Molecule: transfer RNA
Organism: Actinomycetota bacterium
RNA sequence: GCUGUUGUAGUUUAGUGGUAGAAUGCUUCCCUUCCAAGGAAGUGAUACGGGUUCGAUUCCCGUCAGCAGCA
Numbered sequence: 001g002c003u004g005u006u007g008u009a010g011u012u013u014a015g016u017g018g019u020a021g022a023a024u025g026c027u028u029c030c031c032u033u034c035c036a037a038g039g040a041a042g043u044g045a046u047a048c049g050g051g052u053u054c055g056a057u058u059c060c061c062g063u064c065a066g067c068a069g070c071a
Base pairs, nucleotide, nucleotide: 001070002069003068004067005066006065007064010024011023012022013021018054025043026042027041028040029039030038047063048062049061050060051059
């Protein structure tokens, strides 16, 4: 330099066009003499820019970052 692939809560991930779900984490409360465990509630995310569409995490283009391969 070229090709391919990935980018979603703090972390691990689901989601093939109709307003994103789970686990874990964090906060508060309950329970317990205290801790742990358990129960309830809350919290928080689509890498960035543009396009198509009534509507985009999803489709297309570019940028950035990671990974793999070729040279």